[in-house]
RNA sequence: GGGCCUAUAGUCUAAUGGUACGACGCUUCCAUGGCAUGGAAGAAGUGCGAGUUCGAUUCUCGCUAGGUCCA
Repeated sequence: GGGCCUAUAGUCUAAUGGUACGACGCUUCCAUGGCAUGGAAGAAGUGCGAGUUCGAUUCUCGCUAGGUCCA
């Protein structure tokens, strides 16, 4: 320098065009004399910019960061 892949909540992980699933963690409540544990509820997320579309996590382009291969 070039090719390819990835970027979603504090962490990990689904979602192939209709405002996002689950787990751990966090907060509140209940059960217990208390802890552990169990149950119920809640907050929290699509890397940045542009384009296509009625509508973008999804499709296209660029940038950034990471990974991998070639030179």
Model confidence (mean pLDDT): 83 of 100. Predicted 3D model of a 71-nucleotide RNA (transfer RNA) from a Candidatus Staskawiczbacteria bacterium. Rfam family: tRNA. Its family is annotated with triplet codon-amino acid adaptor activity in the Gene Ontology. The family's RNA type in Rfam is transfer RNA. From the family's description: Transfer RNA (tRNA) molecules are approximately 80 nucleotides in length. RNAcentral holds the sequence, with entries from ENA.